Predicted 3D model of a 93-nucleotide RNA (c-di-GMP-I riboswitch aptamer) from Candidatus Villigracilis proximus. The organism belongs to Candidatus Villigracilis, within Bacteria. The sequence was found by an Rfam model in a public genome assembly. The prediction has a mean pLDDT of 86.
RNA sequence: AAUUGAUAAAGGCAAACCCAGUGAAAACUGGGGACGCAAAGCCAACGGGUCUACCGCCACAGCAAAUGUGGUCAUGAUUGCCAGGCCGCCAAA
Numbered sequence: 001a002a003u004u005g006a007u008a009a010a011g012g013c014a015a016a017c018c019c020a021g022u023g024a025a026a027a028c029u030g031g032g033g034a035c036g037c038a039a040a041g042c043c044a045a046c047g048g049g050u051c052u053a054c055c056g057c058c059a060c061a062g063c064a065a066a067u068g069u070g071g072u073c074a075u076g077a078u079u080g081c082c083a084g085g086c087c088g089c090c091a092a093a
Base pairs, nucleotide, nucleotide: 004091005090012037013036017032018031019030020029021028022027035080041086042085043084047082048081049078050077051076056072057071058070059069060068061067
C1' cells in the first nucleotide's frame, strides 16, 4: 500500500414513529427517537430500478362553461434499491 472486516479500540451515521416547517405530490429540512449500517460519507454529471404528476396532452361526464374522474408524461424524488466512481477511521486473522 492492497485485499479483507473480528465478541478489537476510538468514534460516526440514524429506520420506523412523533412535533414544527417546505412542497401539488413523492419527498426533503430541523428537533426528538434508534431499526439497523464497515462506508447508512459524497456523487441523481453516467447505467438500471422504484416513487410522485403541479403544468401539459388524451379520453369520459357536464347543453355549454366551471368543475370532476381516468390515462399518459420527469426536467421532480430516492445514494438507507442495485450497479459504478471518488474520499475515508482502525486493525485481529